[in-house]
RNA sequence: CGGGGUGUGGCGCAGCCCGGAUAGCGCGCUUGCAUGGGGUGCAAGAGGUCCCGGGUUCGAAUCCCGGCACCCCGA
Repeated sequence: CGGGGUGUGGCGCAGCCCGGAUAGCGCGCUUGCAUGGGGUGCAAGAGGUCCCGGGUUCGAAUCCCGGCACCCCGA
């Protein structure tokens, strides 16, 4: 320098191809109940600029353009 992949709550991921209403799942966290307490179980709850900027559209995590970070391949 060229090509490809990944980026979504604290962590790990799905959703993206084929746009649609409050973005879900597991773990973790908080509160309550059960227990003498812990572990554990049950119930409820909080937590998201969907990497950044712009565009298309009635409507974008999803499509298009530019950029950033990381990983892989080639030179």